This is a predicted structure of a 351-nucleotide part of an RNA (small-subunit ribosomal RNA, central domain) from a bacterium.
The coordinates come from a structure-prediction model, not an experiment, and the mean pLDDT is 88.
The sequence was found in a public genome assembly.
[in-house]
Context: one part of a larger RNA
RNA sequence: CUGGGCGUAAAGAGCACGUAGGCGGCUCGGUAAGUCUGAUGUGAAAGCCCACGACUCAAUCGUGGAAGUGCAUUGGAUACUGCCGGGCUAGAAUGCAGGAGGGGUAAGCGGAAUUCCAGGUGUAGAGGUGAAAUUCGUAGAUAUCUGGAGGAACAACGGCGGCGAAGGCGGCUUACUGGACUGAUAUUGACGCUGAGGUGCGAAAGUGUGGGGAGCAAACGGGAUUAGAUACCCCGGUAGUCCACACCGUAAACGAUGAGUACUAGUUGUCGGGGCCAUCCUAUCGCCUCGGUGACGCAGCUAACGCAUUAAGUACUCCGCCUGGGGAUUACGGCCGCAAGGCUAAAACUC
Numbered sequence: 001c002u003g004g005g006c007g008u009a010a011a012g013a014g015c016a017c018g019u020a021g022g023c024g025g026c027u028c029g030g031u032a033a034g035u036c037u038g039a040u041g042u043g044a045a046a047g048c049c050c051a052c053g054a055c056u057c058a059a060u061c062g063u064g065g066a067a068g069u070g071c072a073u074u075g076g077a078u079a080c081u082g083c084c085g086g087g088c089u090a091g092a093a094u095g096c097a098g099g100a101g102g103g104g105u106a107a108g109c110g111g112a113a114u115u116c117c118a119g120g121u122g123u124a125g126a127g128g129u130g131a132a133a134u135u136c137g138u139a140g141a142u143a144u145c146u147g148g149a150g151g152a153a154c155a156a157c158g159g160c161g162g163c164g165a166a167g168g169c170g171g172c173u174u175a176c177u178g179g180a181c182u183g184a185u186a187u188u189g190a191c192g193c194u195g196a197g198g199u200g201c202g203a204a205a206g207u208g209u210g211g212g213g214a215g216c217a218a219a220c221g222g223g224a225u226u227a228g229a230u231a232c233c234c235c236g237g238u239a240g241u242c243c244a245c246a247c248c249g250u251a252a253a254c255g256a257u258g259a260g261u262a263c264u265a266g267u268u269g270u271c272g273g274g275g276c277c278a279u280c281c282u283a284u285c286g287c288c289u290c291g292g293u294g295a296c297g298c299a300g301c302u303a304a305c306g307c308a309u310u311a312a313g314u315a316c317u318c319c320g321c322c323u324g325g326g327g328a329u330u331a332c333g334g335c336c337g338c339a340a341g342g343c344u345a346a347a348a349c350u351c
Stems, first nucleotide, its partner, number of pairs: 004322003007305002012319001014201004021194003025088007033081002035077008049065006091191001092188004096183003103177007110154001115149007125136002162169002206247006215241002220236004258318006266296011278284001300307002324351003333344004
């Protein structure tokens, strides 16, 4: 080098776009670089291997041969790969007609509820717990009614349902905008797949500046519990949670399952399209079909669990990653960051 793996044992990068590179549909012609084949030259000697010979034999030595899987030059072959040229439409893309959707961004609007403020009624409790207490209340609370302020989140519908690359997305309206799907065809003519570096996006928490602050609530204070209680329970409560802009770049970022293509029994539910038959139409039922999302299940696979056309089956292409446990999501160095820290990443030692 080859050889083994990555759902749960070590191992799929959080996700995408994309540079180099790797790989790449059908067909015709050319070329002959890879590939195959012949010839020539070279591939020192010794050694290894074979044959014969010399010391009585052997070790040892001599002579000859073979081999030296390589390189160069040259002649040829043309299936495959490459390169050049022509053509094609099954991959890919664009145009046309449609319907679905919490996809994204911005602005505006709405109702319920909590809290607070003002006023009315009303009086001694309220609140909270396993039980209490801290706490609030005769300066009139709790309860109830009316009016107002303000912030945050959008009950029912709601679904094992939808959309998005992932993170994620849910009141209503409007504007702008991305993607997917279906149906007929028309156009381009391999324009494709993957993707080291790179670039962008990326929950929550956290950071900076300026706003905002109803509820909730790290820290903190108090009351309980307890042997103690730096907790669980209760009363308060600040950052934060919200908005704008700028950072951070991590998660059990999970399907713990990279992306793409093709192939390989079925049954059943559901979401979005299309078609056919019956019926006057509609609705509906049945059948077929494309795309998504679930349940079950054969072959096959798997250590087992399980997976099973949404594969963990059968294959191919490309990338990432793993190599005993601890030390170590570490040290040092480098890069990034305002910081917190992140990324990359050892060794001694030890079992």